[in-house]
RNA sequence: UACAAGUGCAUCUAGGGUUCCGGUUCCAUUUGCGAAUGCUGGUCCGAGGGAUGCCGUCCGGUGCUCCAUGAGUUCUAUCACCGGAUACACGGCGGGACAAAAGCCCGGGAGGC
Repeated sequence: UACAAGUGCAUCUAGGGUUCCGGUUCCAUUUGCGAAUGCUGGUCCGAGGGAUGCCGUCCGGUGCUCCAUGAGUUCUAUCACCGGAUACACGGCGGGACAAAAGCCCGGGAGGC
């Protein structure tokens, strides 16, 4: 200097707060479209460095003709199926969104080894 290595999706969990439901307390009793409260929970948000699955990519093999463990065919591409690979990863402060917060996003950042 050049090239290459998935900014992938879904479900769930660690975790998170309080828009809705529910609980608790208070007020009113006209039995509320009331107020307060994160309170075990339901809805909800949710991991680059957590789990599982799917898709994609890469590598290998098989499949197209016949008398079939061999022979033929010039190879390549496409398609399908099977198997394998998809590594490593310590990490603030602060800010942002949604109702609000967070291991979400800024961010495989700053920084460190």

The RNA shown here (Guanidine-I riboswitch aptamer) has 113 nucleotides and comes from a Gammaproteobacteria bacterium. Of the family's consensus pairs, 100% are formed in the model. The organism belongs to Gammaproteobacteria, within Bacteria. It matches the Rfam family "Guanidine-I riboswitch aptamer". From the family's description: This family represents a conserved RNA structure found upstream of the ykkC and yxkD genes in Bacillus subtilis and related genes in other bacteria. The function of this family is unclear although it has been suggested that it may function to switch on efflux pumps and detoxification systems in response to harmful environmental molecules. The family has 100 seed sequences and 1,509 matches in Rfam 15.1.